[in-house]
Molecule: c-di-AMP riboswitch aptamer (ydaO/yuaA leader)
Organism: Desulfotomaculum sp.
RNA sequence: UUUAAAAAUGCGCCGAAUCUCUUAUGAAGAGAGAGCGGGGGAACCGAUUUUUAUUGGGGUGAAACCGAUUUUGGCAGGGAAUUCCCUUUUCCCGAAUCCGUCAGCUAACCUCGUAAGCGCCGAAAGGGAAUCC
Numbered sequence: 001u002u003u004a005a006a007a008a009u010g011c012g013c014c015g016a017a018u019c020u021c022u023u024a025u026g027a028a029g030a031g032a033g034a035g036c037g038g039g040g041g042a043a044c045c046g047a048u049u050u051u052u053a054u055u056g057g058g059g060u061g062a063a064a065c066c067g068a069u070u071u072u073g074g075c076a077g078g079g080a081a082u083u084c085c086c087u088u089u090u091c092c093c094g095a096a097u098c099c100g101u102c103a104g105c106u107a108a109c110c111u112c113g114u115a116a117g118c119g120c121c122g123a124a125a126g127g128g129a130a131u132c133c
Stems, first nucleotide, its partner, number of pairs: 010120004018034006035114006045104001053101001056102001057099004065074003077093004082130008
């Protein structure tokens, strides 16, 4: 000097998954609240074609569907550095899992979660609006 790795701090991506307080002025752990997100749950409306099944049903999520065949193709849909809307292009994702025979919508009400995994100037351009510095 270069390369690689680790740690800390900072700034971010995806996602609901952030903040504050107490225990307690070490941290971890354990709790509470706010915010955000999910589920159950009347009337009205909808559905009444259901069944432990040679097709059970349903939920979270963008991840549903149609082919080819045994690991792939397309596509609905989704994401990309202030936020929203519109247009064009580029890159990527297009999974997984839970409930357990049971749940339409749904006010009051009841209840659950608040993770995990990554990146390092970061995808760009145009128009309109807002916000911040």